Predicted 3D model of a 72-nucleotide RNA (transfer RNA) from a Candidatus Altimarinota bacterium.
[in-house]
RNA sequence: UCCCGGGUAGCUCAGCGGUAGAGCAAGUGGCUGUUAACCACUGGGUCGUCGGUUCGAUCCCGACCCCGGGAG
Numbered sequence: 001u002c003c004c005g006g007g008u009a010g011c012u013c014a015g016c017g018g019u020a021g022a023g024c025a026a027g028u029g030g031c032u033g034u035u036a037a038c039c040a041c042u043g044g045g046u047c048g049u050c051g052g053u054u055c056g057a058u059c060c061c062g063a064c065c066c067c068g069g070g071a072g
Stems, first nucleotide, its partner, number of pairs: 001071007010024004018055001026042005048064005
């Protein structure tokens, strides 16, 4: 320098153009002599950044940033 994959909740990851989700973690309550476990509920997101396409973008297009792999 070129090619490929990835960047979404605190963490691990889903989400093939129409209101952003799960598990774990956290908080509250229940249960228990207490803790743990278990059960119920709740909060939490500039979807890497900036533009473009579109009635509408996490999703499609361009550039750039970061992480991983490959080629030379």
NCBI's taxonomy places the organism under Bacteria, Bacteria candidate phyla, Candidatus Altimarinota. Its mean pLDDT, the model's own confidence on a scale to 100, is 82. Rfam family: tRNA. It is annotated as a transfer RNA. It was read from a public genome assembly.